[in-house]
Context: one part of a larger RNA
RNA sequence: GCCUACGAGUUACUGUCACUGGCGAGGUUAACCCCGUAGACGGGGGCAGCCGGAGCGAAAGCGAGUCUGAAUAGGGCGCACAGUCAGUGGGAGUAGACGCGAAACUUUGUGAUCUACCCUUGGCCAGGAUGAAGUUAGGGUAACACCUGAUGGAGGUCCGAACUAGUAAACGUUGAAAAGUUUUUGGAUGAGCUGAGGGUAGGGGUGAAAGGCUAAUCAAACUGAGAAAUAGCUCGUACUCCCCGAAAUGCCUUUAGGGGCAGCGUGAGGGUUAAGUUUAACACAGGUAGAGCUACCAAUUGGACUAGGGGGAGUCACAUCCUACCAAAUCCAGAUGAACUCCGAAUGGUGUUAAAUAUACCUUGCAGUGAGGGCAUGGGUGCUAAGGUCCGUGUCCGAGAGGGAAAGAACCCAGAUCUACAGCUAAGGUCCCAAAAUGUACACUAAGUUGAACUAAGGCGGUUCAGUUGCCUAGACAGCCAGGAUGUUUGCUUGGAAGCAGCAAUUCAUUUAAAGAGUGCGUAACAGCUCACUGGUCGAGCGACAGAGCAUCGAUAAUAAUCGGGCAUCAAGUGUACUACCGAAGCUUAGAAUUUGAUAGCAAUAUCAACUGGUAGGGGAGCAUUCUAACAGCGGAGAAGCAGCCUGGUAAUGGGUUGUGGAGCGGUUAGAAAAGCAAAUGUAGGC
Numbered sequence: 001g002c003c004u005a006c007g008a009g010u011u012a013c014u015g016u017c018a019c020u021g022g023c024g025a026g027g028u029u030a031a032c033c034c035c036g037u038a039g040a041c042g043g044g045g046g047c048a049g050c051c052g053g054a055g056c057g058a059a060a061g062c063g064a065g066u067c068u069g070a071a072u073a074g075g076g077c078g079c080a081c082a083g084u085c086a087g088u089g090g091g092a093g094u095a096g097a098c099g100c101g102a103a104a105c106u107u108u109g110u111g112a113u114c115u116a117c118c119c120u121u122g123g124c125c126a127g128g129a130u131g132a133a134g135u136u137a138g139g140g141u142a143a144c145a146c147c148u149g150a151u152g153g154a155g156g157u158c159c160g161a162a163c164u165a166g167u168a169a170a171c172g173u174u175g176a177a178a179a180g181u182u183u184u185u186g187g188a189u190g191a192g193c194u195g196a197g198g199g200u201a202g203g204g205g206u207g208a209a210a211g212g213c214u215a216a217u218c219a220a221a222c223u224g225a226g227a228a229a230u231a232g233c234u235c236g237u238a239c240u241c242c243c244c245g246a247a248a249u250g251c252c253u254u255u256a257g258g259g260g261c262a263g264c265g266u267g268a269g270g271g272u273u274a275a276g277u278u279u280a281a282c283a284c285a286g287g288u289a290g291a292g293c294u295a296c297c298a299a300u301u302g303g304a305c306u307a308g309g310g311g312g313a314g315u316c317a318c319a320u321c322c323u324a325c326c327a328a329a330u331c332c333a334g335a336u337g338a339a340c341u342c343c344g345a346a347u348g349g350u351g352u353u354a355a356a357u358a359u360a361c362c363u364u365g366c367a368g369u370g371a372g373g374g375c376a377u378g379g380g381u382g383c384u385a386a387g388g389u390c391c392g393u394g395u396c397c398g399a400g401a402g403g404g405a406a407a408g409a410a411c412c413c414a415g416a417u418c419u420a421c422a423g424c425u426a427a428g429g430u431c432c433c434a435a436a437a438u439g440u441a442c443a444c445u446a447a448g449u450u451g452a453a454c455u456a457a458g459g460c461g462g463u464u465c466a467g468u469u470g471c472c473u474a475g476a477c478a479g480c481c482a483g484g485a486u487g488u489u490u491g492c493u494u495g496g497a498a499g500c501a502g503c504a505a506u507u508c509a510u511u512u513a514a515a516g517a518g519u520g521c522g523u524a525a526c527a528g529c530u531c532a533c534u535g536g537u538c539g540a541g542c543g544a545c546a547g548a549g550c551a552u553c554g555a556u557a558a559u560a561a562u563c564g565g566g567c568a569u570c571a572a573g574u575g576u577a578c579u580a581c582c583g584a585a586g587c588u589u590a591g592a593a594u595u596u597g598a599u600a601g602c603a604a605u606a607u608c609a610a611c612u613g614g615u616a617g618g619g620g621a622g623c624a625u626u627c628u629a630a631c632a633g634c635g636g637a638g639a640a641g642c643a644g645c646c647u648g649g650u651a652a653u654g655g656g657u658u659g660u661g662g663a664g665c666g667g668u669u670a671g672a673a674a675a676g677c678a679a680a681u682g683u684a685g686g687c
Base pairs, nucleotide, nucleotide: 001687002686003685004684005683006682011095012094013093014092016090017089018088019087020086021085022084023083026051027050028049032045033044034043035042036041055062056061065077066076067075068074098236099235101233105226106225107224109222110221116200117199118198119197120196121195122194123193124192125190127159128158129157130155134151135150136149137148138147139146163187164186165185168183169182170181171180202218204214205213206212239622240621241620242619243618244617249262250261251260263369264368265366266365267364268363269362270361276357277356278355279354280353281352282351283350284349290343291341292340297337298336301333302332303331304330306327308326309325310323311322312321313320372397373396374395375394376393377392378391379390380389381388402413403412404411417592418591419590420589422588423587424586428582429581430580431566432565433564437579439578440577441576442575443574444573450568459552465547467545468544469543470542471541479537480536481535482534483533485510486509487508490504491503492502516531520529521528593612595610596609597608598607599606600605623676625673626672627671628670629669630668631667633665634664641660642659643658644657645656646655647654648653
């Protein structure tokens, strides 16, 4: 992992609601007793008790009233409306209460054969090395001291087996082993190792202390019991078809939960067209968007004018004067505001009327939901950050399949009852992958832009269109040829400044076809080149401004790896216009089914119309299993079970037949449940 078997809303009691039945102003027996029966059970008794038939008050009490009250007032609760006993079902409460699941807590006991420490009594430690004290001999001393040799054999001494430990690495890791093996390593006469016997026990022991050890169990052992502890948490919860179908919100809540009321779903019942929704007309309220501000309030820029202040000049002191400083008031111009408004919409809202819709409304049973999310849009918050957060509106996902966007919960199209090798379309597409145009017309793009993007800004080139404007056969524009001079090296400045460092100048004048006191290079300064400007040549259009479209730069990462790919350039790119086609579970066509309604019918049913996505959840109708009862049956001429094939039913499933099997088993109508498995790291067995 698979197969088989087992595996989760049960039972009792008490309320409540619905349906069914009995009796009914009444309803009903409980325990128990008697009779019958093999028994289950049935029949008779039992009227204790319970519910209802009257309420109000704390109560005395009064009573269709009563309480409060001084009250005959007012107010509160009552006075009309049938109950009760059973059965079944929904739901609730109390119980383990749908099933499995803690970590823990309490308590009775069991453990020191593992291990920690302790007590008693035993055992063990190859070999080698070092050579303390002491002793002794010699030397030495006045005597000691001291020196040397020998002897001696100390030590938590040294090296190293047994023994013990477990340092490092490798292997092992479903192991040979639930801690090992190999190599290596520490200690190895000691705080040593070890045998046997004994002691300390669970909030206790023991601990050279690691929260270590206390029988493979330790930040509180193990076993039984309380006990099915509790779990607002996780997981699981078993056959079919049909109808409807949510919520993730408000107040409140220890906020993963629960409850009340409200909101949304569903079932039943009820009466009505009032109410709801949509559309239209009319009427009404309002201060949002926008806009505006010499219309207020607040904030604010520049200027003018001018109080006051600061600074400066000036005076013996005042006065007086100046001011690129600060600045009220006033004036001019500009400009801002969620908490400004002289103004002011559209939508939306309210009301009335009309039409359409049957969706609606009321009562009641049962819910589920109360972690929502994306997108669009109006805002708050944040950084006009977030796949952020908090509100409003809409929509979709949630609970929605299908087609498109390469792929994608919510973006675009579109809401799947079933069948079809029929047709038309939507979004989106039509060169190939890949269904359909290598379609038509006119432009654009050269960047493979297309085929990453936003915001802001800049540069270059090309080109088109529309607009404004200028030049041009009295010759434009571009090119080519020629000229581009003189006063003068203008003045100043300067080492120099001669058109061309800088400053100044109404920047002049002359000769001219024309030529700046000079457009740009250049020189130390001159020189030199060039331009403006003019003539010639040429012979027809040429420029300037501003705007739009398209493109470039911006461009920086690891597969060629940012069009889905191949690839594509008068396009297979971009723009405009047009035609055809493809394209979905949309629409249509043909057939079939469910549900609801209407009509017809006694009914079965028929016809027509509308509908039939669906999680939580509500409702309806069925299939199968085991047992019981009644009735009727099958079976050695082969029951159940198992296997193959055929076949009926929308489905759960039913039937037939063949083989196997070898003794019991179906059908119909009712009843009762240990009544359906794919999941629970489910339990047991098998493979």
The prediction has a mean pLDDT of 81. Predicted 3D model of a 687-nucleotide part of an RNA (large-subunit ribosomal RNA, domain II) from a bioreactor sludge metagenome. The full RNA is in RNAcentral, with records from SILVA.